A computed fold for a 358-nucleotide part of an RNA from Stackebrandtia endophytica, annotated as large-subunit ribosomal RNA, domain IV.
[in-house]
Context: one part of a larger RNA
RNA sequence: CUGUGGUUAAGGAACUCGGCAAAUUACCCCCGUAACUUCGGGAGAAGGGGGACCCCUGCUGGUGACCGGACGUGCUCCGUGAGCUGGCGGUGGUCGCAGUGACCAGGGGGAAGCGACUGUUUAUUAAAAACACAGGUCCAUGCGAAGAAGUAAUUCGAUGUAUAUGGACUGACGCCUGCCCGGUGCUGGAACGUUAAGGGGACCGGUUAACCACUUUGGUGGUGAAGCUGAGAACUUAAGCGCCAGUAAACGGCGGUGGUAACUAUAACCAUCCUAAGGUAGCGAAAUUCCUUGUCGGGUAAGUUCCGACCUGCACGAAUGGCGUAACGACUUCCCCACUGUCUCAACCACAGGCCCG
Numbered sequence: 001c002u003g004u005g006g007u008u009a010a011g012g013a014a015c016u017c018g019g020c021a022a023a024u025u026a027c028c029c030c031c032g033u034a035a036c037u038u039c040g041g042g043a044g045a046a047g048g049g050g051g052a053c054c055c056c057u058g059c060u061g062g063u064g065a066c067c068g069g070a071c072g073u074g075c076u077c078c079g080u081g082a083g084c085u086g087g088c089g090g091u092g093g094u095c096g097c098a099g100u101g102a103c104c105a106g107g108g109g110g111a112a113g114c115g116a117c118u119g120u121u122u123a124u125u126a127a128a129a130a131c132a133c134a135g136g137u138c139c140a141u142g143c144g145a146a147g148a149a150g151u152a153a154u155u156c157g158a159u160g161u162a163u164a165u166g167g168a169c170u171g172a173c174g175c176c177u178g179c180c181c182g183g184u185g186c187u188g189g190a191a192c193g194u195u196a197a198g199g200g201g202a203c204c205g206g207u208u209a210a211c212c213a214c215u216u217u218g219g220u221g222g223u224g225a226a227g228c229u230g231a232g233a234a235c236u237u238a239a240g241c242g243c244c245a246g247u248a249a250a251c252g253g254c255g256g257u258g259g260u261a262a263c264u265a266u267a268a269c270c271a272u273c274c275u276a277a278g279g280u281a282g283c284g285a286a287a288u289u290c291c292u293u294g295u296c297g298g299g300u301a302a303g304u305u306c307c308g309a310c311c312u313g314c315a316c317g318a319a320u321g322g323c324g325u326a327a328c329g330a331c332u333u334c335c336c337c338a339c340u341g342u343c344u345c346a347a348c349c350a351c352a353g354g355c356c357c358g
Stems, first nucleotide, its partner, number of pairs: 001353008010344002014342001019339001027051005036041001038172001052094003056090008067079004071074001095099001107337007114329002119131002135170007147156003173324004178254003183251002185247005192242003198236002204230004210223005255273005282316001283313001294310005
């Protein structure tokens, strides 16, 4: 000097991002116990008091000797109840600072956010507000089910049958869940338009047996059957798409401008443009608010955090759920009590290690 323990005057969080760490509390019995609440809880709430040992004594439990009685004479039954022992009290007394004397062994309260809860998770930096969850809704599926694995046979689903199974979203409970189907999906419709291969072959070519014309007899030009062959219009023809509807607990979306009331301010009101429709209830500087340490109130001597309001919501909002909510949480934030070497500000002790001298 470092580490691990221990003690500490006065103060008591002034430390620090933050009471991190440490300290406090701790067991049993008795009294007592708030808001709130889903009436179960909250609750060991909180907050108080007692606890050892000795003598005497009361009540009560276990075991049951000696003795007495009975007859069925038995390892019998009945009565008495000594001794030993467990528990609960009462009076008096003793010792210490201290009696759950060591070890072991909850700190508590108030408010808010998030998630209902118990659970699960990043084996090896994250345990959470993430995942799951019971509950809710939608979609698919009539059984050789849908869906899944496999090329297939086949298997799972299921030795199940719509109170079932698969998929998606939400996430206890309470009150609720507004408007928009124009876009994108999905479902339904089939008249019309468009649309593939296929069918269909009009029409037009290539080749040339033959014929005609010319000829320097070598050929050249023209017409061109059959066969082979190239290209190919009309017409016919499915789903799809267009089209017409439905559907938002499907993906998603949910405006602007100008004016107006007898102080001012504001605008219930009016006008106008655009839209598929213009954000309803509830909440709101929020895990969301940029400006922002918004403004007001509370708490502090002093509060960028916190709580309660306001609403000017940059950029909340209703199962991508909205708002509440008792209980719960090694979650997050703020405050208070108790407590303390966290600190003012350090000191000493023990053990272990390092370093220096020897």

Its Rfam family is "Bacterial large subunit ribosomal RNA". Model confidence (mean pLDDT): 88 of 100.